Predicted 3D model of a 541-nucleotide part of an RNA (small-subunit ribosomal RNA, 5' domain) from an uncultured bacterium. The full RNA is in RNAcentral, with records from ENA. It matches the Rfam family "Bacterial small subunit ribosomal RNA". Rfam links the family to the GO terms structural constituent of ribosome and ribosome. The prediction has a mean pLDDT of 81.
Context: one part of a larger RNA
RNA sequence: GAACGAACGCUGGCGGCGUGGAUAAGACAUGCAAGUCGGACGGGACUUUUCGCUGUAGCAAUACAGUGGAAAGUUCAGUGGCGAACGGGUGCGUAACACGUGGGCAAUCUGCCUUAAAGUGUGGGAUAGCUCGGCGAAAGCCGGAUUAAUACCGCAUGUGGCUACUGGAGACAUCUUCGGGACGCUAAAGGUGGCGCAAGCUACCGCUUUUUGAGGAGCCCGCGGCCUAUCAGCUUGUUGGUGAGGUAACGGCUCGCCAAGGCGUUGACGGGUAGCUGGUCUGAGAGGACGACCAGCCACACUGGGACUGAGACACGGCCCAGACACCUACGGGUGGCAGCAGUCGAGAAUUUUUGACAAUGGGGGAAACCCUGAUCGAGCGACGCCGCGUGGAGGAUGAAGGUCUUCGGGUUGUAAACUCCUGUCAUUUGGGAACAAGGCGUAUUUAUUAACUGUAAGUACGUUGAUAGUACCAGAAGAGGAAGAGACGGCUAACUCUGUGCCAGCAGCCGCGGUAAUACAGAGGUCUCAAGCGUUGUUC
Numbered sequence: 001g002a003a004c005g006a007a008c009g010c011u012g013g014c015g016g017c018g019u020g021g022a023u024a025a026g027a028c029a030u031g032c033a034a035g036u037c038g039g040a041c042g043g044g045a046c047u048u049u050u051c052g053c054u055g056u057a058g059c060a061a062u063a064c065a066g067u068g069g070a071a072a073g074u075u076c077a078g079u080g081g082c083g084a085a086c087g088g089g090u091g092c093g094u095a096a097c098a099c100g101u102g103g104g105c106a107a108u109c110u111g112c113c114u115u116a117a118a119g120u121g122u123g124g125g126a127u128a129g130c131u132c133g134g135c136g137a138a139a140g141c142c143g144g145a146u147u148a149a150u151a152c153c154g155c156a157u158g159u160g161g162c163u164a165c166u167g168g169a170g171a172c173a174u175c176u177u178c179g180g181g182a183c184g185c186u187a188a189a190g191g192u193g194g195c196g197c198a199a200g201c202u203a204c205c206g207c208u209u210u211u212u213g214a215g216g217a218g219c220c221c222g223c224g225g226c227c228u229a230u231c232a233g234c235u236u237g238u239u240g241g242u243g244a245g246g247u248a249a250c251g252g253c254u255c256g257c258c259a260a261g262g263c264g265u266u267g268a269c270g271g272g273u274a275g276c277u278g279g280u281c282u283g284a285g286a287g288g289a290c291g292a293c294c295a296g297c298c299a300c301a302c303u304g305g306g307a308c309u310g311a312g313a314c315a316c317g318g319c320c321c322a323g324a325c326a327c328c329u330a331c332g333g334g335u336g337g338c339a340g341c342a343g344u345c346g347a348g349a350a351u352u353u354u355u356g357a358c359a360a361u362g363g364g365g366g367a368a369a370c371c372c373u374g375a376u377c378g379a380g381c382g383a384c385g386c387c388g389c390g391u392g393g394a395g396g397a398u399g400a401a402g403g404u405c406u407u408c409g410g411g412u413u414g415u416a417a418a419c420u421c422c423u424g425u426c427a428u429u430u431g432g433g434a435a436c437a438a439g440g441c442g443u444a445u446u447u448a449u450u451a452a453c454u455g456u457a458a459g460u461a462c463g464u465u466g467a468u469a470g471u472a473c474c475a476g477a478a479g480a481g482g483a484a485g486a487g488a489c490g491g492c493u494a495a496c497u498c499u500g501u502g503c504c505a506g507c508a509g510c511c512g513c514g515g516u517a518a519u520a521c522a523g524a525g526g527u528c529u530c531a532a533g534c535g536u537u538g539u540u541c
Stems, first nucleotide, its partner, number of pairs: 001541004006537005013389006019382002026345003030342003035082003040079002043076015089300003099224007108217003113213001116210005121155004131144005160186003165180006190205006226272003233263003238260008275297004279290004302323005325336004353379001355378003361375001362373004392422004402413004426482001428477005440464010485530005490511003496525005506513002
């Protein structure tokens, strides 16, 4: 000198863009952060319409009430499906194939999506819910009866797929690929529209088997990146073989048997520290230090362990066990996990609102409308940082007054002020007033598909959707009116005098100053530097 996720002191007008728990991975009140689908399914409640029966009034049409059925809609819990493995947080652990980079898998898996092909036939028994009974303070649990499905289980079919063998070609040992091919094994589910008297046909969404791809994941290897020898030897599933088990898959991954190997001064093993990277800061560079925000990967979710479900987890807002802590309790027993967003306490020099909206982007569910989304987009707070703007401009000498210095003549503050003439940024006020919106949906309509309609796909016209926000921005009004400080002035280092003090009080980054004329302490006047900041401290280069 530069830099900072900074803190502290004094001061503080506005805006834009960023950024804000670095310490206790300490403990957490409260609210929200993962739901959705009735176009998979049965039921409860409510509303509307309609049909049948009964009763009352009436001669009757009809009206009202009750009851039963059907249809439509809303809602509630449940069965079922998909999602909840993403998104969001933190950096405890980890010196490791964790990460980076380059390769390999002829040793692998992959829901939704995509490509292509084929199919979707026929049966069955349950169980939530509801209802009845019981236990319990509660959390919740048990039993009886009964019911549905795209829940569960059989049978059929086999385009295909899997599984011996065999011929050709290829490769890297196991193998791959192209043909032939026996006995076998192996699937499914319907829903909503349209037409039709019906049988059935048809459209879309699904379901099953196989196939192609994309994206994702798993495993293996070369190389690279901390300190320590006051750590020199380490290792028994250890190193290899064989056989088996296990896995999506290779492998001591696990087990039986056999052999005695394997690593190490090119630093094994041990100890300390640490998430890694793209990058950031500094520097002419080489290098050094760091890894906040943003992005990629990894690890973790009160502590330790474990598996279940599933395409995917050994699962932050799932389950089980143990432990610590906290809460409820009728003392028998239960409940919980903010390193999600806000917020509280604590420790600390120190780090924000218990805010708005799903309008946009993205995600989950759904045929869709739509619902959910503390992701996200916005607003709020903090000079924490960077950038921009303003605090007025021009004229104005008798060089006013006051301050201060003085050699008492005057010098300086100083065109500075007053005064005159202007301007109108920002703030204030009045009025107007956005972009971010395209899609979706509704209505009308065109084309393609279809025997036809509906539907589906593509298009056109109109209407509808904005949290931010009455914000940005624009126009008008008034008036210099509301807006300057901090540090320094001995040398380094730009900037000097007076008074007080008298090795005292004090200053200080280094040299050093102060003991009666202190440009170095304190105050004042003046000056210098930077400026909504200026200094100090800490850390890095």